[in-house]
RNA sequence: GCAGGCUAGGCUGGGCCAUUGGCGGCGGCCUGUUACCUGAAGUCCGCCUCACGCAGGAGCUGAAGCCUUGAAAGCAGCCAAUGCCAGUCGGCGGGCCCGGUUCGGAGGCGUCGAAGCCCCGUCCCACGGGAUUUCACCGCGCGUGAACUGUGUCAGGUCGGGAACGAAGCAGCACUAAGCGUGUUGUGGGAUGCUCGCGGGGUCGCGGGGUGGAGCCAAGGUUCCGGACAACCCUCUCAUUGGCAAUGGUCCAUUUCUCGGCGCGCCUGC
Numbered sequence: 001g002c003a004g005g006c007u008a009g010g011c012u013g014g015g016c017c018a019u020u021g022g023c024g025g026c027g028g029c030c031u032g033u034u035a036c037c038u039g040a041a042g043u044c045c046g047c048c049u050c051a052c053g054c055a056g057g058a059g060c061u062g063a064a065g066c067c068u069u070g071a072a073a074g075c076a077g078c079c080a081a082u083g084c085c086a087g088u089c090g091g092c093g094g095g096c097c098c099g100g101u102u103c104g105g106a107g108g109c110g111u112c113g114a115a116g117c118c119c120c121g122u123c124c125c126a127c128g129g130g131a132u133u134u135c136a137c138c139g140c141g142c143g144u145g146a147a148c149u150g151u152g153u154c155a156g157g158u159c160g161g162g163a164a165c166g167a168a169g170c171a172g173c174a175c176u177a178a179g180c181g182u183g184u185u186g187u188g189g190g191a192u193g194c195u196c197g198c199g200g201g202g203u204c205g206c207g208g209g210g211u212g213g214a215g216c217c218a219a220g221g222u223u224c225c226g227g228a229c230a231a232c233c234c235u236c237u238c239a240u241u242g243g244c245a246a247u248g249g250u251c252c253a254u255u256u257c258u259c260g261g262c263g264c265g266c267c268u269g270c
Base pairs, nucleotide, nucleotide: 001270002269003268004267005266006265009061010060011059012058013031014030015029016028017027021048022047023046024045025044036057037056038055039054065262066261067260070257071256072255073254077250078249079248080247082245083244084243085242086241087240088239090237091236093234094233095232097227098226099225100224103221107217108216109215116211117210118209119208120207121206122205123201124200125199127197128196129194131192132191133190134189135188136187137186139184140183141182142181143180144179150175151174152173153172158167159166160165
């Protein structure tokens, strides 16, 4: 030096965002093809600035290895401010809503009499009259009404008497007092309420009458003023969120150029 074998070492991607005290992985995105397989990983997995995964397997390899200086371009991401669009919150104004008003007026009423004016009623208050009902009182009529306690008459019986007769007197009967019931006149109170009277108040509307002699009412629309504004709609605006666009910055996959360094192992044979 050549050939073969082995694999301790090396390689089998990188970056951004998010997450984390921080690093890497599982997540999202970009870039890239030389860029393997399997398993688990978010209250997660492995770690600590030499942090650039863990467990198991496979392949490649001595350059297709590792480290490194400077420059240019630079995807995606991130940051800043700007513009457009959309959403949300708040605010000004307007609409919608209410009252008045200007214009004009669909339609309707009106000489079978409009507006206006007058009177009366309907409404309220007070007084009076009368009615109904109820209560109380007085008077009257009727009925009832005393059981030992009222009156009269008092059978029987009792008492007195020789007798004639007399006396008191229960029940019964009749009558009556107080009382009770009923009817009624009157008086007073309460309640209801009147095709009633009188006075006062009110009088938007409605009804009636009179006068008067041609107007009156009015939907929707419109002008202006005032009010209200809970919700809804429109315009403008403040703030905020999201998306998109372009700009600047940052970081950077990747690409191009460039200065270097480390390393190039072991075994066998020729």